[in-house]
RNA sequence: AGUCAUACACCGCUGAGUUCCCGAUGGACGCUCGUCGCAUCACGGGCGACCGGAGGGAAGCGGGGGACCCAUGGACUGGGGCGAAUCACCGAGUGGUUUCGGUGUAGCGCAGCUCUUUCAGCGCGAGCCCGUCAGCUAACCCCGUAGGCGCUCACGAAAGAGGAA
Numbered sequence: 001a002g003u004c005a006u007a008c009a010c011c012g013c014u015g016a017g018u019u020c021c022c023g024a025u026g027g028a029c030g031c032u033c034g035u036c037g038c039a040u041c042a043c044g045g046g047c048g049a050c051c052g053g054a055g056g057g058a059a060g061c062g063g064g065g066g067a068c069c070c071a072u073g074g075a076c077u078g079g080g081g082c083g084a085a086u087c088a089c090c091g092a093g094u095g096g097u098u099u100c101g102g103u104g105u106a107g108c109g110c111a112g113c114u115c116u117u118u119c120a121g122c123g124c125g126a127g128c129c130c131g132u133c134a135g136c137u138a139a140c141c142c143c144g145u146a147g148g149c150g151c152u153c154a155c156g157a158a159a160g161a162g163g164a165a
Base pairs, nucleotide, nucleotide: 011150012149013148014147018059019058020057021056022055026051027050029048030047031046032045033044034043035042060145061144062143063142064141065140070135078133079130080129081128082127087104088103089102090101091100092099107124108123109122110121113162114161115160116159117158118157119156
């Protein structure tokens, strides 16, 4: 000097997953007292100010259940919820189904101040849960507030509205 990888920070993406309050066990620091003692060290108590966070609460956001009315014949081959993640075709496999792979697709995502729309480009198009039970649904009731990623790369374009300087 160059290359590669890792970690952290800033910033950012997906998503409802953000903000505030109280706060246990515990950790380490300062001062002080006591034991041993020449002293240090170590141990224990008290005071002070920090770190941290089990758990709890509130607001905001998100989801489910739940009347009249409306909707809906019932049963089967059950039915239903979260989520963008639905549907179709083809191939392999199988006694059959579950399964694996491929091509598309409803739909969804992609910082350059924010939002909406259009075009272009690049991606996703999964998974999990309830347990025979749930249409809508005021009052009312219940639940969640995670997880997973990127980070010098990218610096796409146009229009409108808003905001900031």